SAM riboswitch aptamer (S box leader) from an Actinomycetes bacterium, 108 nucleotides, folded computationally. Lineage of the source: Bacteria > Bacillati > Actinomycetota > Actinomycetes. The prediction has a mean pLDDT of 78. It was read from a public genome assembly, where an Rfam model found it. Of the family's consensus pairs, 96% are formed in the model.
[in-house]
């Protein structure tokens, strides 16, 4: 730069520089000098990835012990826990449109 697959109605301050615009793109609607956006600094959410089984749950799978009840141990799923790698911190990806956009993870 491709395609895959999964999310994207919750959630998230403060202060510094700068100075017109900005919300990806079309139409709308919003935000902006009461200073947005954008860079920085502390902070902060928790979506994926990573850790946690002496965190737990459901009982689909397998495998294991046993005459039997029934026990156990792994993966898959959910959930909590953390806050390390991105990523986020107006408005349902602001609404609708589009073969549209982000963000992850694993590839090529």
């Nucleotide at each position: 730069c491709c395609a895959u697959c999964a999310u994207c109605c919750a959630g998230a301050g403060c202060g510094g520089c700068u100075g017109a615009g900005g919300g990806a793109c079309g139409g709308g609607c919003c935000c902006g000098u009461u200073g947005a956006c954008g860079c920085c600094g502390c902070g902060g959410c928790a979506a994926c990835c990573a850790g946690u089984a002496u965190c737990g749950a459901g009982c689909a799978g397998a495998g294991c012990c046993a005459c039997a009840a029934g026990g156990c141990u792994c993966u898959a799923u959910c959930g909590g826990c953390c806050a390390g790698g991105u990523g986020c911190c107006a408005a349902u990806g602001c609404c609708c449109g589009a073969g549209c956009g982000a963000u992850g993870a694993g590839g090529a």